A computed fold for a 72-nucleotide RNA from Anaeramoeba ignava, annotated as transfer RNA. The RNAcentral record of the sequence draws on ENA and Rfam. Its Rfam family is "tRNA". Rfam describes the family as follows. Transfer RNA (tRNA) molecules are approximately 80 nucleotides in length. Lineage of the source: Eukaryota > Metamonada > Anaeramoebidae > Anaeramoeba. Its mean pLDDT, the model's own confidence on a scale to 100, is 83.
[in-house]
C1' cells in the first nucleotide's frame, strides 16, 4: 500500500440499539496505640474524531485519525 483487529474511569477491561459499569488506583470514614490488610461510602467519563441512519447510537453505516498484527 492492502487487508483485518483494536480505540469507553489515572490502569486492565465489560457493555451486540432505549439504566454508562466492574476490578485495581485515589478520596473520605470505620477499625488499630501507628501503618497494613480488611470493610463501608464518595469522586472521577465530549464512550479517539467528523457525518449519517434510527423516535433514540458506546452499540449499526461511511470517512479521518492513533495503535497493533497479517500480506506487499
Nucleotide at each position: 500500500g492492502u487487508u483485518a483487529g483494536u480505540g469507553u474511569a489515572g490502569c486492565u477491561c465489560a457493555g451486540a440499539g432505549g439504566g454508562a459499569g466492574a476490578g485495581c488506583a485515589a478520596u473520605c470514614g470505620a477499625c488499630u496505640g501507628c501503618a497494613g490488610a480488611u470493610c463501608g461510602a464518595u469522586a472521577g467519563g465530549u464512550c479517539a474524531u467528523g457525518g449519517g441512519u434510527u423516535c433514540a447510537a458506546a452499540u449499526c453505516c461511511c470517512g479521518u485519525c492513533a495503535c497493533u498484527a497479517a500480506c506487499a